[in-house]
RNA sequence: UACAGAAAAAGGCAAACUUGGCUGAAAGGCAGGGACGCAAAGUCACGGGUCUACGGUAGUUCGUACUAUGAUGGCUGGGCUGCCUGA
Numbered sequence: 001u002a003c004a005g006a007a008a009a010a011g012g013c014a015a016a017c018u019u020g021g022c023u024g025a026a027a028g029g030c031a032g033g034g035a036c037g038c039a040a041a042g043u044c045a046c047g048g049g050u051c052u053a054c055g056g057u058a059g060u061u062c063g064u065a066c067u068a069u070g071a072u073g074g075c076u077g078g079g080c081u082g083c084c085u086g087a
Stems, first nucleotide, its partner, number of pairs: 003086003012038002017033003021030003036074001042080003046077003049072003055067004
């Protein structure tokens, strides 16, 4: 350096839910509590998937359908970086 994550060691992150707030059209994000889990559950929206639809298009009595420039890294592929150990 590459590969691997069985057993260790020091640690790390934080699902659902919840709290009173903040932000957003929404999905969601932020802060506190909380742990389902995670060897990259560190980081990055380039590809795929998924979610939302302010706005736009169509339609229109009511309602609705499509659409990402938005979101999701704890959906996935991949890029970059990192602790320990070597069955």